Transfer RNA from a Planctomycetales bacterium, 73 nucleotides, folded computationally. It matches the Rfam family "tRNA". By type it is a transfer RNA.

RNA sequence: GCCGUCUUGGCUCAGUUGGUAGAGCAGCGGUUUUGUAAACCGCAGGUCGCCGGUUCAAAUCCGGCAGACGGCU
Numbered sequence: 001g002c003c004g005u006c007u008u009g010g011c012u013c014a015g016u017u018g019g020u021a022g023a024g025c026a027g028c029g030g031u032u033u034u035g036u037a038a039a040c041c042g043c044a045g046g047u048c049g050c051c052g053g054u055u056c057a058a059a060u061c062c063g064g065c066a067g068a069c070g071g072c073u
Base pairs, nucleotide, nucleotide: 001072002071003070004069005068006067007066010025011024012023013022019056027043028042029041030040031039049065050064051063052062053061
């Protein structure tokens, strides 16, 4: 230098053919317990890496940039 994959709550990851973003763990509150843990119930937390474009509508499609990983030279 070229090619490919990936980037979504604190962490690990879903998200189909474009139509109001979800789960588990962690956190907070509650029930239970002498108490802790476990179990159960509830709550909060995300401008979907960044900037543009297409569209009535973009996490999703297109372009550019940045970062991580892998391959080729």